[in-house]
RNA sequence: CCGCGCGGGAGAGUUCGGACCAUCCCGUCCGGCGCCGAAGGAGCAACUCCUCCCCGGAACCUCUCAGGCAGCAGGGACCGUGCGGG
Numbered sequence: 001c002c003g004c005g006c007g008g009g010a011g012a013g014u015u016c017g018g019a020c021c022a023u024c025c026c027g028u029c030c031g032g033c034g035c036c037g038a039a040g041g042a043g044c045a046a047c048u049c050c051u052c053c054c055c056g057g058a059a060c061c062u063c064u065c066a067g068g069c070a071g072c073a074g075g076g077a078c079c080g081u082g083c084g085g086g
Stems, first nucleotide, its partner, number of pairs: 001085008013033001015032006034069003040065001041063003047057002
């Protein structure tokens, strides 16, 4: 440095309309508007490498394409820890 296991892990509408089920609620799908950023992606570039420049690397900064916005589930940068490999 990479991979795997375990633990922790945020933000943002269960907002409006339609359809299905149906008495309603709940649930699912489609569409609209609003919103979030910590998978990924893209951009600038602090920083980093170098004597310097160029090249290279590069954010939790920016954009929101993707993804996400009740709860559960799932995902989740990052942190801790154990194991394995280089």
Annotation
Predicted 3D model of an 86-nucleotide RNA (Glycine riboswitch aptamer) from a soil metagenome. The prediction has a mean pLDDT of 78. Rfam family: Glycine riboswitch aptamer. Its family is annotated with glycine biosynthetic process in the Gene Ontology. From the family's description: This family represents the bacterial glycine riboswitch.